[in-house]
Context: one part of a larger RNA
Molecule: large-subunit ribosomal RNA, domain IV
Organism: Candidatus Roizmanbacteria bacterium
RNA sequence: CAACAGUUCAAGGAACUCGGCAAAACAGCUAGGCGUAACUUCGGGAGAUGCCUUUCCUGAUAGCCGCAAGGUGAAUCAGGACGCAGAUAAUGAUGUCAACCAACUGUUUAACUAAAACACAGGUCCCUGCUAACCCGUAAGGGGAUGUAUAGGGGCUGAAACCUGACCAGUAUCGGUAAGUCAACCGCCGGCGGUGACUCUUAGUAACUUGUUACUUAGAAAAGCUGCUGGUGUAAGCUCCGGUAAACGUCAGCGGUAACUCUGACCGUUCUAAGGUAGCGUAGUCCCUUGCCGGGUAAGUUCCGGCCCGCAUGAAAGGUACAAUGAGUUGACAACUGUCUUGAACUGUUAUCCG
Numbered sequence: 001c002a003a004c005a006g007u008u009c010a011a012g013g014a015a016c017u018c019g020g021c022a023a024a025a026c027a028g029c030u031a032g033g034c035g036u037a038a039c040u041u042c043g044g045g046a047g048a049u050g051c052c053u054u055u056c057c058u059g060a061u062a063g064c065c066g067c068a069a070g071g072u073g074a075a076u077c078a079g080g081a082c083g084c085a086g087a088u089a090a091u092g093a094u095g096u097c098a099a100c101c102a103a104c105u106g107u108u109u110a111a112c113u114a115a116a117a118c119a120c121a122g123g124u125c126c127c128u129g130c131u132a133a134c135c136c137g138u139a140a141g142g143g144g145a146u147g148u149a150u151a152g153g154g155g156c157u158g159a160a161a162c163c164u165g166a167c168c169a170g171u172a173u174c175g176g177u178a179a180g181u182c183a184a185c186c187g188c189c190g191g192c193g194g195u196g197a198c199u200c201u202u203a204g205u206a207a208c209u210u211g212u213u214a215c216u217u218a219g220a221a222a223a224g225c226u227g228c229u230g231g232u233g234u235a236a237g238c239u240c241c242g243g244u245a246a247a248c249g250u251c252a253g254c255g256g257u258a259a260c261u262c263u264g265a266c267c268g269u270u271c272u273a274a275g276g277u278a279g280c281g282u283a284g285u286c287c288c289u290u291g292c293c294g295g296g297u298a299a300g301u302u303c304c305g306g307c308c309c310g311c312a313u314g315a316a317a318g319g320u321a322c323a324a325u326g327a328g329u330u331g332a333c334a335a336c337u338g339u340c341u342u343g344a345a346c347u348g349u350u351a352u353c354c355g
Stems, first nucleotide, its partner, number of pairs: 002350008011341002015339001020336001031053004039044001041159001055081006063072003082086001094334007101326002106118002122157007134143003161320003165251003170248002172244005179239003186233010199220003203216006252270005279313001280310001291307005
């Protein structure tokens, strides 16, 4: 000089810092009394915030006990005593204002994230009539369920309040289906080949019963079998016609216009399935941006309240408000402090040095 764990500090008191991180502090763990705001879903908020008392001595009292005398006697009343301090030790809620998010209690990344994420009650849609749908399994079988639509499965949303707009053109799904298109098998009707029994004809040979039979040669016709091929009849699907957005999703542009200017209720036009409604809005969403105005500060890229041409908000991937709740996020205030101005001293253990 330094590290770790602690103790203390003049004046100031967050100037530190991403941020009061850490530390400190008023107060205080189950005392008593008084008193308690906005807001609110009337339950809460609330131990809100805040103020007072607390030891000991003396006297008295309500009440209780007792026939009475009297006794007892509190967190009750009055007076007094001592100390810096009376719940005298240890232990031990800091509080307030405002905004965001999530309603809430709960759950989670065992060992870097506890949250605004998940869940939730509630809402809504779809499927399922029981040998249910759905899930596991090759199957048998099992779960669902020894349940039965007030049941079970799946999707989305996420208490309650006020609400949830337009679009079915695309995709999906449900329903319909005259017509078009459309496979294989199969049935029926053909075509072209291959082979080809039987039959007929020609020629020859042989036999004898003398006109027949057998064999051979050449041809005609042809059943059957078989190869290839065509037509026709026939399903779902697709085309087609409708429905459905708390299904997947989507929700325009240009030009002009009002007695100064500005703005544009209004008008025109193009396109579209339809052109973003109510709300909210520089947002945890805004690039420009430290937007503009106001508040708070001496000074405020954050914060709060307004404004709105919203690069790129918006209604169950829910919209808006919101009491209560939160080891959530943000800003402010009081108190408090070595966080800091700015360091200093001390204790313990290291480190270092000497032995």